[in-house]
RNA sequence: CGAGUUGGCCGCUAGGGUUCCAGCAUCCUCAAGGGUGUGUUCGGUCCGAGAGCGGCCGCCGCGGCGGGAGACAUCCGCCCGGAUGCACGGCGGGAUAAAAGCCCGGGAGAC
Numbered sequence: 001c002g003a004g005u006u007g008g009c010c011g012c013u014a015g016g017g018u019u020c021c022a023g024c025a026u027c028c029u030c031a032a033g034g035g036u037g038u039g040u041u042c043g044g045u046c047c048g049a050g051a052g053c054g055g056c057c058g059c060c061g062c063g064g065c066g067g068g069a070g071a072c073a074u075c076c077g078c079c080c081g082g083a084u085g086c087a088c089g090g091c092g093g094g095a096u097a098a099a100a101g102c103c104c105g106g107g108a109g110a111c
Stems, first nucleotide, its partner, number of pairs: 004111001007057006015047002020044002022041001023038006058084001060082001063079005086106001088109001092104003
């Protein structure tokens, strides 16, 4: 100095906070209900992984079957299996109510 080429979507989890609900504390109220505070509250909703899990699709390659026309080649369609599947990583900033393994970011750097 250069290379490490590494597809998309969905569901979920580790993790995350506090808009809403619930919980707890407190206040008003006969009560029903309502106000305020609290995430140091193991909850529901919510956010959520490139380097977490599962599934589907796509691309590629091999094989099988069928078709265009008649063997091969080529092209198209369907099917089976395979491969894509490797991966250490800040500080800081950004979004949302807020935070984060979210986004910047397979970035800087390391190797």
Predicted 3D model of a 111-nucleotide RNA (Guanidine-I riboswitch aptamer).
The sequence was found by an Rfam model in a public genome assembly.
Its Rfam family is "Guanidine-I riboswitch aptamer". Rfam describes the family as follows. This family represents a conserved RNA structure found upstream of the ykkC and yxkD genes in Bacillus subtilis and related genes in other bacteria. The function of this family is unclear although it has been suggested that it may function to switch on efflux pumps and detoxification systems in response to harmful environmental molecules.
Its mean pLDDT, the model's own confidence on a scale to 100, is 75.
Of the family's consensus pairs, 100% are formed in the model.